[in-house]
C1' cells in the first nucleotide's frame, strides 16, 4: 500500500512550546491571535488485540469541539419552502491476511 471482517447518535483536556492555520477530499458550515497545526509533559476516555492470580488490572494501538460536523451516489417519503428516512460510496480505528 491492497484485501477481508467489525465498529462509528456514547465517552474523555490541562500545561509547556510554537505562531497561522485546522476540521481527510469537494461544497457548505464551523473552530482559531481570548492562540490553529505540529511537538513535549501529565491526565483522561474507550475496550479492538495481548497477558494475568480475570465481573478486574496491566499492556500494544486508538481517541479526548460539533453524530464520521452536515451533504456528496441511489431509492423512498414529505413541505409553500427549508426537509426526513434507508442503503451504498468515501473516510477513520482495530484485528487478520497478502
Nucleotide at each position: 500500500u491492497u484485501c477481508u471482517u467489525a465498529u462509528c447518535c456514547a465517552g474523555a483536556g490541562a500545561g509547556g512550546u510554537g505562531g497561522a492555520g485546522g476540521g481527510a477530499c469537494u461544497g457548505g458550515c464551523c473552530c482559531u491571535u481570548u492562540g490553529a497545526a505540529g511537538c513535549c509533559u501529565c491526565a483522561g476516555c474507550a475496550u479492538c488485540g495481548g497477558u494475568c492470580u480475570g465481573u478486574g488490572a496491566c499492556u500494544g494501538u486508538g481517541c479526548u469541539a460539533a453524530c464520521u460536523c452536515c451533504a456528496g451516489a441511489a431509492a423512498g417519503c414529505g413541505u409553500a419552502a427549508u426537509g426526513c428516512u434507508u442503503u451504498a460510496c468515501a473516510g477513520a480505528u482495530a484485528a487478520g491476511a497478502a
Molecule: SAM riboswitch aptamer (S box leader)
Organism: Lentibacillus salicampi